[in-house]
Molecule: transfer RNA
Organism: Halobacteriales archaeon
RNA sequence: GGGUUCGUGGUCUAGGCUGGUUAUGACAUCGCCUUGACAUGGCGAAGAUCGGCGGUUCAAAUCCGCCCGAACCCA
Numbered sequence: 001g002g003g004u005u006c007g008u009g010g011u012c013u014a015g016g017c018u019g020g021u022u023a024u025g026a027c028a029u030c031g032c033c034u035u036g037a038c039a040u041g042g043c044g045a046a047g048a049u050c051g052g053c054g055g056u057u058c059a060a061a062u063c064c065g066c067c068c069g070a071a072c073c074c075a
Base pairs, nucleotide, nucleotide: 001074002073003072004071005070006069007068010027011026012025020058029045030044031043032042033041051067052066053065054064055063
């Protein structure tokens, strides 16, 4: 330098191919219930405008381009 895959709450992750309701779940965090207390369990809450910029579109996490970053492969 070229190619492939990937980037979504604090962490991991679904959704993307086929654009359309308030972006899914688990763990962690916080509150309440349960206990003599703790743990477990139950209920509830907060938390990501989806790596950045631009384009297409009535509408973009999703499609297209460029850039940044990570892993792997080729040279």